Source information:
A computed fold for a 109-nucleotide RNA from Psychrobacillus glaciei, annotated as SAM riboswitch aptamer (S box leader). The prediction has a mean pLDDT of 84. Taxonomically the source falls in Psychrobacillus (Bacteria, Bacilli, Caryophanales, Bacillaceae). The sequence is in RNAcentral, with records from Rfam. The model forms 97% of the base pairs in the Rfam consensus.
[in-house]
RNA sequence: CUCUUAUAAAGAGAAGCUGAGGGAUAUGGCCCUUUGACGCUUCAGCAACCUCUGACUAUGUCAGAAAGGUGCUACUUCCAUCAAGAUUACUAAUCUUGAGAGAUAAGAA
Numbered sequence: 001c002u003c004u005u006a007u008a009a010a011g012a013g014a015a016g017c018u019g020a021g022g023g024a025u026a027u028g029g030c031c032c033u034u035u036g037a038c039g040c041u042u043c044a045g046c047a048a049c050c051u052c053u054g055a056c057u058a059u060g061u062c063a064g065a066a067a068g069g070u071g072c073u074a075c076u077u078c079c080a081u082c083a084a085g086a087u088u089a090c091u092a093a094u095c096u097u098g099a100g101a102g103a104u105a106a107g108a109a
Stems, first nucleotide, its partner, number of pairs: 002108006013043005021032003026081004044073003049069002051065006077101001082098007
């Protein structure tokens, strides 16, 4: 880097360093940010994918744990974009579902 499977309206922040942009990409919107964002480091926390323990109708399901490997700790993946449908209404708005893209985990080539 590619492929497969799973997940996402829940949850969880302080300090130090740095110093202007940042919320993946493009456009639009909405936000965060010199009262110091983003990023990095340390500590703390959240969750429970891998993991561990137990039960059972057992290659799975359920309940529990958090030592270890990851992950995460503004905003629904911040929202829309593409397709289908519904409602209002009269060419726009709202809603639902799906796709696509990205993220994370586990596995494979």